Annotation: The RNA shown here (Glycine riboswitch aptamer) has 113 nucleotides and comes from a Hyphomicrobiaceae bacterium. It matches the Rfam family "Glycine riboswitch aptamer". Its family is annotated with glycine biosynthetic process in the Gene Ontology. The coordinates come from a structure-prediction model, not an experiment, and the mean pLDDT is 76.
[in-house]
RNA sequence: CAAGGCCAGGCGGGAGAGACUGGCACCGCCGUUGUCGUGCUUUUCCUGGCGAUGUCAGCGCCGACGGAGCAACCGCCCCGGAAACUCUCAGGCACCAGGACCGCUUGGCUGGA
Numbered sequence: 001c002a003a004g005g006c007c008a009g010g011c012g013g014g015a016g017a018g019a020c021u022g023g024c025a026c027c028g029c030c031g032u033u034g035u036c037g038u039g040c041u042u043u044u045c046c047u048g049g050c051g052a053u054g055u056c057a058g059c060g061c062c063g064a065c066g067g068a069g070c071a072a073c074c075g076c077c078c079c080g081g082a083a084a085c086u087c088u089c090a091g092g093c094a095c096c097a098g099g100a101c102c103g104c105u106u107g108g109c110u111g112g113a
Base pairs, nucleotide, nucleotide: 004110005109006108007107008106009105010104011103012102013101018059020058021057022056023055024054025053027051028050029049030048034045060093061092062091066089067087068086069085073081074080075079
């Protein structure tokens, strides 16, 4: 003192699955009847529809945060470690966010060509 390995940070990429249905609340838009004010224009409230958001409930679905299970295999072989496989408890199912993993980079530890 290099490569390599491990950990942490930064940047970039990064999939899957209902913008489902119903109730309630809130906001925005549109229209009708009635009501208030009004000379007209027009406005407030009630009520109806549509859209978005939140929450609750129901059914369906996803698997690449987490969690759990089996296993090829490995080990110090009693036992333990072990997946992108499997299950979906949690989580997620427009956008946003998250996201295993990959690339680049910074720092620390290790390492000793």